[in-house]
Context: one part of a larger RNA
Order: sequence, then structure tokens, then C1' cells
RNA sequence: CUGGGCGUAAAGGGUCCGUAGGUGGUUUAAUAAGUUAGGUGUGAAAGCCCGGAGCUCAACUCCGGAACUGCACUUAAAACUGUUAAACUAGAAUCAUGGAGAGGAUAGUGGAAUUUCCAGUGUAGAGGUGAAAUUCGUAGAUAUUGGAAGGAACACCAGAGGCGAAGGCGACUAUCUGGACAUGUAUUGACACUGAGGGACGAAAGCGUGGGGAGCAAACAGGAUUAGAUACCCUGGUAGUCCACGCCGUAAACGAUGAGAGCUAGCUGACGGGACUUACGGUCUCGGUGGCGCAGCUAACGCAUUAAGCUCUCCGCCUGGGGAGUACGGUCGCAAGAUUAAAACUC
Repeated sequence: CUGGGCGUAAAGGGUCCGUAGGUGGUUUAAUAAGUUAGGUGUGAAAGCCCGGAGCUCAACUCCGGAACUGCACUUAAAACUGUUAAACUAGAAUCAUGGAGAGGAUAGUGGAAUUUCCAGUGUAGAGGUGAAAUUCGUAGAUAUUGGAAGGAACACCAGAGGCGAAGGCGACUAUCUGGACAUGUAUUGACACUGAGGGACGAAAGCGUGGGGAGCAAACAGGAUUAGAUACCCUGGUAGUCCACGCCGUAAACGAUGAGAGCUAGCUGACGGGACUUACGGUCUCGGUGGCGCAGCUAACGCAUUAAGCUCUCCGCCUGGGGAGUACGGUCGCAAGAUUAAAACUC
């Protein structure tokens, strides 16, 4: 390189947008670049291959043929691909109407609970555990009642429910705002799909500056346990967790399953619409979301119209284990580090 692969054996990029590129719906006409057929020229010789010949044979040498699957020119063909022109509506987008939703951002509001503080009642314990102790408490704790402060999270509703490209999103109200879906003989007329580089977003932890700090809690301290106990358990407790702005760019970022399109038995649940209807109900249908299951596939497990089935287009990735996702170099970063990414050697 080819081939074969990528749910679990190595292998789908964390996600989306999009540049180049690759690929691209239906019909008609033209063209002849690709394509196909014929012809001409060329494709050095030697070699290889085939048939002969000469050294006694062979190696070797000589003669002839074939081949040189290529290139150029030319004559045709017009199905397919391309190009040009005209048209179409089944892809795509737009418009109108409608309902659903923890989709996003900002501002405001609310109640429960924890903690602390103040005041009242009240007295000797409280707390914690397997058992204890550290700890708190006669300077009045725990308990209980009233009040205040402050921060964070939003019980029930709540659902193999919903929304979002993914990460993710859950009290209420308002404002701004994105997307999807259904219906419609409305509009445009292929405007599409994918997407190397590139850009944007991207949990948690971490970093910078400034706030905030109730609870929880790495580190740390003490008490236990234990042979030891740098742990599990307990009492404390700082970063952090929260907010604003800026970085980081990684996760078992998982459906361990790239995106788009077509085709291929059914049954059943729940979500959002629509049509019909005999209207608490039923039938049909569109979209997303679960369970089971046939054909088929799979090493098996299993997947099975939301495919891991049968096909097409484009991208990413894999190529024995270790060394190693490491070294060196480059790029990015304040740093932590991230990304790109070997080899020797070894089995």
C1' cells in the first nucleotide's frame, strides 16, 4: 500500500457549525471532457515468453515470432458521469396557523430546613459509637418558645416523563431569546449530504482577580480501631463548593454504537400533535421515546424499522503485548498540564 475491520476483542473524533474537497433528485435537448469501438503512428536494442538453429550436451550464442496491456493522432457511438441550456417538485428551505417542553440568558420574589446571634422557660447533662473517647455544657449547654442575620439548595408534583448538538437543564413570576413538532393542493425550485484544516460550545476538578462563605468538606489536627492504620468510624476543620469576569479543554465526555439517505414481519407501553368517529371510548396518521420479538446479522452475548439487518455517500480511527499515550521537537496554557507523537530494547 492493499485487504479486513471499529457495541463488549485494537479501533467512532466529547459535541455542533462550517471552508476546501468528495458525493449528489426527476425530465428533455445539445456537447463529446471522462467512457466505449475501429484505424494509423509510436512503444530502441537486449532481457522474459514461444518456435527453430550453432558450439558433442548444457550454460551460452544466433534467427524468427509474440509481447510491450502505454502514449499521440484520427473516424465513429451517445447509454452512463461531466458541462451547457430549458423545465419539474418527491430532497431542502421559506410562509401561515397551532399546541407541548427542568432549552438558554437576565432581573425580581417565596417557603421549609441547617447554622449563628439576641431574649424567655428550664436543669445536668448533651453529643457521638459496634463500644468508646476527643468535643460541647453550672461562665447555664442539650431541649423548648419568640425574634433577627446570612448563605446555599429547591421536598411533594416527579414519571424506563419532557427539553437540548453534546456537556447538561427541576421552586415561582416577568422580560429577552434558540430549536423541534403538527396541519396547510401557500412560496422558492436541488438552493442538498458529508466535511481535512478552521471556529464555537464543552461535567467535575484546577488556575487568576475581586466578592461571598450557612451547610458540606480534599489537606490538616485530635479521638478511636489495629500488630501497625499516614485508612475505613468519630469530633473539629482550611482550600473548594456559591457569584462576577477571564483561563483550562479534559472524563467510563457511554448507547463504550460518527453523520445523512433508502429498503426490510409484527405485538405492546407511555409523550407531543392531527384527521375521522357512535366523542369517559375507538380507528387511522405524523414526530420523538421505552419494552418484547421474526427474518437477517453476530465468535458469542446480543442487535433487531431508534439495527449491530440489506445497501449508498462522506468523515474519523485500528493494525500483537510491553516500552508509551511516554521521550524529543512543535503548538496552546499563568500554571497544572493539554495536544500532536516516536524509537531503541524486550516477550